[in-house]
RNA sequence: GGAGCUUUCCUGGCGGUCGCGGCCGGGCUUGCCCGGUCCGAGGAAAGUCCGAGCUCCACAGGGCAGGGCGCUGGGUAACCCCCAGGGGGAGCGAUCCCACGGAAAGUGCAACAGAGAGCAGACCGCCGACGUCGGCGCAAGCCGGCGGGCAAGGGUGAAACGGUGCGGUAAGAGCGCACCAGCGCCGGGGGCGACCCCGGCGGCUUGGUAAACCCCGCCUGGAGCAAGACCCAAUAGGAGAGGAGAGGUGGCCCGCCUCGCGGUCCGGAGUCUUUCCGGACCACAACUCUCGGGUAGGUCGCUUGAGGCGGCGGGCAACCGCCGUCCCAGAGAAAUGACCGCCUCGGUCGCAAGACCGAACAGAACUCGGCUUACGGAGAACUCCGCGC
RNA sequence: GCUGGCGUAGCUCAACUGGUAGAGCAUCUCAUUUGUAAUGAGACGGUUGGGGGUUCGAGUCCCUUCGCCAGCU
Numbered sequence: 001g002g003a004g005c006u007u008u009c010c011u012g013g014c015g016g017u018c019g020c021g022g023c024c025g026g027g028c029u030u031g032c033c034c035g036g037u038c039c040g041a042g043g044a045a046a047g048u049c050c051g052a053g054c055u056c057c058a059c060a061g062g063g064c065a066g067g068g069c070g071c072u073g074g075g076u077a078a079c080c081c082c083c084a085g086g087g088g089g090a091g092c093g094a095u096c097c098c099a100c101g102g103a104a105a106g107u108g109c110a111a112c113a114g115a116g117a118g119c120a121g122a123c124c125g126c127c128g129a130c131g132u133c134g135g136c137g138c139a140a141g142c143c144g145g146c147g148g149g150c151a152a153g154g155g156u157g158a159a160a161c162g163g164u165g166c167g168g169u170a171a172g173a174g175c176g177c178a179c180c181a182g183c184g185c186c187g188g189g190g191g192c193g194a195c196c197c198c199g200g201c202g203g204c205u206u207g208g209u210a211a212a213c214c215c216c217g218c219c220u221g222g223a224g225c226a227a228g229a230c231c232c233a234a235u236a237g238g239a240g241a242g243g244a245g246a247g248g249u250g251g252c253c254c255g256c257c258u259c260g261c262g263g264u265c266c267g268g269a270g271u272c273u274u275u276c277c278g279g280a281c282c283a284c285a286a287c288u289c290u291c292g293g294g295u296a297g298g299u300c301g302c303u304u305g306a307g308g309c310g311g312c313g314g315g316c317a318a319c320c321g322c323c324g325u326c327c328c329a330g331a332g333a334a335a336u337g338a339c340c341g342c343c344u345c346g347g348u349c350g351c352a353a354g355a356c357c358g359a360a361c362a363g364a365a366c367u368c369g370g371c372u373u374a375c376g377g378a379g380a381a382c383u384c385c386g387c388g389c
Numbered sequence: 390g391c392u393g394g395c396g397u398a399g400c401u402c403a404a405c406u407g408g409u410a411g412a413g414c415a416u417c418u419c420a421u422u423u424g425u426a427a428u429g430a431g432a433c434g435g436u437u438g439g440g441g442g443u444u445c446g447a448g449u450c451c452c453u454u455c456g457c458c459a460g461c462u
Base pairs, nucleotide, nucleotide: 001385002384003383004382006380007379008378009377010376012343013342014341015340016339017338018337020040021039022038023036024035025034026033027032042361046372047371049370050369051368052367053366054224055223056222057221061254062253063252064251066220067219068218069217070216071085072084073083074082075081086100087098088097089096090095101215102214106213107212108209109208123154124153125150126149127148130147131146132145133144134143135142136141162180163179164178165177166176167175181205183202184201185200186199187198188197189196190195228300229299230298231297238291239290240289241288242287245259246258247257248256262282263281264280265279266278267277268276269275307326308325309324310323311322312321313320314319344359345358346357347356348355349354390461391460392459393458394457395456396455399414400413401412402411408445416432417431418430419429420428438454439453440452441451442450
């Protein structure tokens, strides 16, 4: 000097003149006015992908389905988040990535190619004896085909049922042996643990895919501030149907709770003036369904929080504890704007003085903790390459 | 605020339940015709909205992002 990788912070500032919203004080004609050394958009306010606080579903519960997560240990109010580690992978490296339990619980899938893709297989091939057929040959024997043996070599494929070497065999094969990898068992050591290291024995070897269905383990009510609470007002406390059972927290079941179960006629039975069963008719509570009408106004919820900042301590870290200090928007059709000057940063012209232009992504709406996405600038540590001393 | 669906050639649509993207119209060329149209034959045209991941392989499965449409409240 170039190329990378990780991380921290800011994300315009100062002054003046007017103009806004909240809060406080005063005045007063309750509609406004005056004053104030008070406060007034983000690091993502965004996306609405997660988790909670909070509110409601009358009272406690249990289960199923559904949904989520998936290595270990921590952090946290909690989480699919964050930190640290383990294992695997990428990279020369700093570092980064992993929806990371299970494939001998079961089912499914793998086109084309290939003999054969789960416990399979013979295309090119290799093979002596045996059995058999044919040819040549005096014979020994040779050649070819079939029956038979092989899967080591070659080929196909993303992937072919361990790898290398030696022996052995008709030819071969973990068939045997040595080493290696993997798996199982036993023992020892380290670690909270996931796992790691060492030694021994052994059959020889028991694909891939679960972001396929699934199995296993853990967690989990549902809706959401347009949640919900209160006040005022208005209409038609409307009409019809169902109806002895109905309703109650998204779905289902159990449980629990609330409300309701009337009259007449006929027939039968019985312990005979009342009880039970069956049928028909009328009516009906809550509730359900359908049609139709009114209102949609005001107040609260609405900002003091798992809060910010500073210091000290603990911890590798995430983060936690203690002390001190501060209050830092609450709009309600939606407020923070306009103008002027200066400064900061960048660019163009210019010897200079100076002049001109530009300055990203982008606005709270109940509040927080994360993730993801858009984007301007500054700093620090580390890695690699080249050059010079 | 909540819940779903879609995006493929210039246009309209297909593509089992992962196997390498197709049809019609349009455009162009040739044939036919006196010449057009029609007809017949052929050709061209695709980063499957963008990016990442799983897998041997992705339009299809998963995540994220952009845009469009519908429903409930």
Molecule: RNase P RNA; transfer RNA
Organism: Candidatus Eiseniibacteriota bacterium